[in-house]
Molecule: c-di-GMP-I-GGC riboswitch aptamer
Organism: Bacillota bacterium
RNA sequence: CACGAUAAAGGCAAACACGUCGAAAGGCGUGGGCGCAAAACCACGGGCCUACAGCUCUUCUGAGCCACGGUAGCCGGGUUGCCGAAG
Numbered sequence: 001c002a003c004g005a006u007a008a009a010g011g012c013a014a015a016c017a018c019g020u021c022g023a024a025a026g027g028c029g030u031g032g033g034c035g036c037a038a039a040a041c042c043a044c045g046g047g048c049c050u051a052c053a054g055c056u057c058u059u060c061u062g063a064g065c066c067a068c069g070g071u072a073g074c075c076g077g078g079u080u081g082c083c084g085a086a087g
Base pairs, nucleotide, nucleotide: 001087003084004083011036012035016031017030018029019028020027021026034073040079041078042077044076045075046074047071048070049069054065055064056063057062
């Protein structure tokens, strides 16, 4: 140190359930614990999810498009940070 151990101390918390906010995706709280060395923070680039509003079409009921919404536990990038075996 750009490395990461069947180490120590501590930390976070997937699915699912309940409550709650939201049009939805999803967020938050409690329980839970799949996992995580940045699973801490930032939507800057790409991806993905959603589609209330808007636009287009329509057999009038639907279909398609779309982020200004979301995802940091999809990847990259930026910021900050605990511990210290081997190398």